Bacterial RNase P class A from a bacterium, 379 nucleotides, folded computationally.
RNA sequence: GGAGUUGGUUGGGCAGCUACUGAUCCCUUGUGGAUUGGAGGAAAGUCCGGGCUCUACAGGGCAGGAUGCCGGGUAACUCCCGGGGGGAGCGAUCCUACGGAAAGUGCAACAGAGAGCAGACCGCCGAUGGUUCCGAUUCGGAGCACAGGCAAGGGUGAAACGGUGAGGUAAGAGCUCACCAGCGGUUCGGGUAACCGAAUCGGCUUGGUAAACCCCAUCCAGAGCAAGACCAAAUAGGGAAACGUUUGAGAAUGGCCCGUUCGAUGUUUCCGGGUAGGUUGCAUGAGGCAGCAGGUAACUGUUGUCCCAGAUGAAUGGCUGCCAUCUGUUCCUGCUAUCAGGAAUAGUACAGAACCCGGCUUAUAGACUGGCUCCGCUU
Repeated sequence: GGAGUUGGUUGGGCAGCUACUGAUCCCUUGUGGAUUGGAGGAAAGUCCGGGCUCUACAGGGCAGGAUGCCGGGUAACUCCCGGGGGGAGCGAUCCUACGGAAAGUGCAACAGAGAGCAGACCGCCGAUGGUUCCGAUUCGGAGCACAGGCAAGGGUGAAACGGUGAGGUAAGAGCUCACCAGCGGUUCGGGUAACCGAAUCGGCUUGGUAAACCCCAUCCAGAGCAAGACCAAAUAGGGAAACGUUUGAGAAUGGCCCGUUCGAUGUUUCCGGGUAGGUUGCAUGAGGCAGCAGGUAACUGUUGUCCCAGAUGAAUGGCUGCCAUCUGUUCCUGCUAUCAGGAAUAGUACAGAACCCGGCUUAUAGACUGGCUCCGCUU
């Protein structure tokens, strides 16, 4: 200098005008004034876990769901940290649902002879049996490739039932042996453990797939702040008391009275009920920041300090000026230029809290920054 890898921070700035909204204070009490607070790293997806609330609940089981190497962290987790195994990369580093396939069931396109108690297309053999020919004393020799044997070599495939060599054989084959690989058992050593290493023994080899059914182990009540609690106009139904009940309360007709008709299923008050609406839940919390201590780390302890959105037809906005960042377009300058500089102009990421926290996942223009790796050059 180039290429790469992995963490962290940030997510326009300043000024003016003008809206919205929480809190506090003031007054002349209302569309009032002053001061002050007012989105995010993801507020998003609502995928996990917890707090909180109501309902249910003696205990156990079935069904269903989730999780699945080991150790640690945490309120808890499917999260995080550290480690082990496997895979990718020269490396930093990255990926990993990573219990069980010698319990059972299922599945595997195409190609291929054969794909799961394997199989024979080409090929090799044809000892034995069969058959033909020759020689011959009941036997010997040569051929055929018919029965049959084989799986070494070729070929197919992602995968063909260990590899290499020797013996063996008609040809061959763990058929036998040596070494190697792999599997399982035992012992020893290291490690908290997962696991790693070594020695020895065994049958000679038992394919893949469980985010397929399944088996094993562990865990799991349901619904959610529109939970729930309180205040409380109205309506229906309910309860109690008092009054009234043929000596007629009251209702209908009607402008009013009389009259006429209906008439105890009435009237009043209270309790209660809980719709509209309001209050609360609801902003001091597994809280933020800094220091110290413990720990490899996640994280924990302790001391100090801070209070930091609270809407509900749903606030947190809009406009202007200057500056900054990057991108596009046009123009100018620099001998050429796709490069560099300048000017003008347009745009300037993803995205908007709703009970609250811990995570995960996804989106994100640009800027700043720490560690590490590889390559080249110089000293």

Of the family's consensus pairs, 91% are formed in the model.
A source record names the gene rnpB.
Rfam family: Bacterial RNase P class A. It is annotated as a ribozyme.
The RNAcentral record of the sequence draws on ENA.
The prediction has a mean pLDDT of 76.